[in-house]
């Protein structure tokens, strides 16, 4: 330098044919317990890497850029 792939909650990851974004773990609150843990119930947490474009509507489609991983030279 070229090619492929990834980027979504604190972490690991889903997200179908474009139609208001979810799970597990972690955190917090409550119940239970003498107390802790475990268990159960609930709550909070997101500019979907950045920018631009297409569209009535974009996590999803197109382009550029950035970062990570792998490969080729």
């Nucleotide at each position: 330098g070229c090619c492929a792939u990834u980027u979504u909650a604190g972490c690991u990851c889903a997200g179908u044919u474009g139609g208001u974004a979810g799970a597990g773990c972690a955190a917090c609150u409550g119940a239970c317990u003498u107390g802790u843990a475990a268990u159960c119930a609930g709550u909070a947490g997101g500019u979907c890497g950045u920018c631009c474009g297409u569209u009535c509507a974009a996590g999803u489609c197109g382009g550029a850029c950035a970062a990570g991983u792998g490969g080729c030279u």